[in-house]
RNA sequence: CGUGUGGACGUGACGGCCGCGGGCCGAUCGCAAGGUCGGCGUGAGGAAAGUCCGAACACGACAGGACACGGUGGUGGGUAACACCCACCGGGCGGGCCGGCGACGGCCCGUUUAGGGACAGCGCAACAGAAAGCAUACCGCCGAUGGGGGCGCAAGCCCCACAGGUAAGGUUGAAAAGGUGCGGUAAGAGCGCACCGCACGCUUGGCGCCACGCGUGGCAUGGCAAGCCCCACCGCGAGCAAACUCAAGCAGCCCCUCCCCGGAAGCGAUUCCGGGGGCCCGUGGUCCGCGGUGGGGCGGGUAGAGCGCACGAGCCCGUCGGCAACGGCGGGCCUAGAGAAAUGGCCGUCCCCGCAAGGGAACAGAAUUCGGCUUACGGUCUACACACUUU
Repeated sequence: CGUGUGGACGUGACGGCCGCGGGCCGAUCGCAAGGUCGGCGUGAGGAAAGUCCGAACACGACAGGACACGGUGGUGGGUAACACCCACCGGGCGGGCCGGCGACGGCCCGUUUAGGGACAGCGCAACAGAAAGCAUACCGCCGAUGGGGGCGCAAGCCCCACAGGUAAGGUUGAAAAGGUGCGGUAAGAGCGCACCGCACGCUUGGCGCCACGCGUGGCAUGGCAAGCCCCACCGCGAGCAAACUCAAGCAGCCCCUCCCCGGAAGCGAUUCCGGGGGCCCGUGGUCCGCGGUGGGGCGGGUAGAGCGCACGAGCCCGUCGGCAACGGCGGGCCUAGAGAAAUGGCCGUCCCCGCAAGGGAACAGAAUUCGGCUUACGGUCUACACACUUU
């Protein structure tokens, strides 16, 4: 100095003035609700975002089981819970060192991983390639055996590459039927052997995933399940515009009172229905007039008001336990909660860049709350690993 991974901070710091939201106190006006003025203290984020998971709270539904649908998927732990976090195991990738003829193995560092099942079934693999699943032969190799031809008295030898054998080597692909070495063979091939890898079994260790070791098997049924699917486990729905309390107006229902008209039932007394007026309210003390919802009550409940709603799985410090996530104990602190919604501006000093004028610019803004994840982000500081340069 660069790259990668992680952590901390985040429109520079301090002071003053003005303004806005909400809180408390005081004064004043008012019957009250509340208004006005003054003072004090307080007011966005690491993501407040996306609304992707998990919860709190609260309403509706719910005996139990099954199907359907959705989610999760190594082991152990953390947590209120999780698809989150921590540790470990296994796998992949990169680098370094060591061992081995080699295949390959061991150790260390960094990084990454949705990591159950592919002999339950279905499906997929473009192009290329001989062949993409219980495969195949293009170039090759061989041609032992069979066939054809030649030579030889014969045994036999030679030629052809026709049948056929082969899967070493080449060619394609993301992926090609274990690999290395030595035998073996006509040429070859786990065909045989040793080792490496793989699968299975056993022993030992470990809470466990698994690991070390030993043995067995020639290894012919490959890959994809963030394709359908199978297995195990989990899962009701909609949300603060939830829920609860009070409650104008309108509509509904009930009760109360006098007169007149019409209709119905009944022999009648009377009752019922409809309409109009009075009583009642306002103008306004009275009368006329005019206007109106006659008066009283009930439950549900709209507007509106309150509550939910800021002391909480809270934050900071110390200490103890734990590898860690995290937990226990002790001390300290109170830190927006408003209604489509306030958090802004100016000045001075200091700081950074610039000769100066001047500039200091990122992503973005609470809306019931909390734990996560993901995404966006100019710049500063810092830990680790690696690479380069200089000494």

The RNA shown here (Bacterial RNase P class A) has 391 nucleotides and comes from a Planctomycetota bacterium.
Of the family's consensus pairs, 90% are formed in the model.
A source record names the gene rnpB.
RNAcentral holds the sequence, with entries from ENA.